About this RNA:
c-di-GMP-I riboswitch aptamer from Thermincola ferriacetica, 80 nucleotides, folded computationally.
RNA sequence: UUCUGAUAAUGGCAAACCCAUCGAGAGGUGGGGACGCAAAGCCACGGGUCUGGAUAAGUCCAGAUAGCCGGGUUACCGGG
Numbered sequence: 001u002u003c004u005g006a007u008a009a010u011g012g013c014a015a016a017c018c019c020a021u022c023g024a025g026a027g028g029u030g031g032g033g034a035c036g037c038a039a040a041g042c043c044a045c046g047g048g049u050c051u052g053g054a055u056a057a058g059u060c061c062a063g064a065u066a067g068c069c070g071g072g073u074u075a076c077c078g079g080g
Stems, first nucleotide, its partner, number of pairs: 002080004012037002017032006035067001041073003045070003048065007
């Protein structure tokens, strides 16, 4: 540098649900809590899904989701 996650360590994150709070909503944030995760770190670039609006319709606009998939980017440990 590259491939890889069988075994192990130090650690990390945290679904559902509950409480508080923000938002019109999808949903966000904080606390509790662990179903899981080797990028479940970060980025809405492509697709998907979800919310709101417009449109006769095709579709378009504004948002959400990184724990739906792909892509980009950075990184710990072990192994080749």
Its Rfam family is "c-di-GMP-I riboswitch aptamer". Its family is annotated with cyclic-di-GMP binding in the Gene Ontology.
The prediction has a mean pLDDT of 87.